Predicted 3D model of a 93-nucleotide RNA (TPP riboswitch aptamer (THI element)) from Marinimicrobium sp. The prediction has a mean pLDDT of 75.

RNA sequence: AUAGUCUUGUCGGGGUGCUUGAUAUCAAGCUGAGAGAUACCCGUAUAACCUGAUCCGGUUAGUACCGGCGUAGGGAACGAGCGCAUCGAGUUU
Numbered sequence: 001a002u003a004g005u006c007u008u009g010u011c012g013g014g015g016u017g018c019u020u021g022a023u024a025u026c027a028a029g030c031u032g033a034g035a036g037a038u039a040c041c042c043g044u045a046u047a048a049c050c051u052g053a054u055c056c057g058g059u060u061a062g063u064a065c066c067g068g069c070g071u072a073g074g075g076a077a078c079g080a081g082c083g084c085a086u087c088g089a090g091u092u093u
Stems, first nucleotide, its partner, number of pairs: 001086001006081005011043004016037001017030005049074003055068004
């Protein structure tokens, strides 16, 4: 000096499906971090999320429920602090 990690500040991105109750509101059930909460997740990315996709295989009451596709293409950030590893300089032995 300082990658990553950690702490913190401000800002930003995203999804919200399926089934039932006649419909809307509302309520209940399923998966999930989250199914309009002022919550959850994510911000350079091999998975927050979108496209492909009215896709393909499986499962289910049903569903983007599980997997493939997917090391695919896109996708939102900067600062401060501590500072291990690491690197460099000086001094001493």
Taxonomically the source falls in Marinimicrobium (Bacteria, Pseudomonadati, Cellvibrionales, Cellvibrionaceae).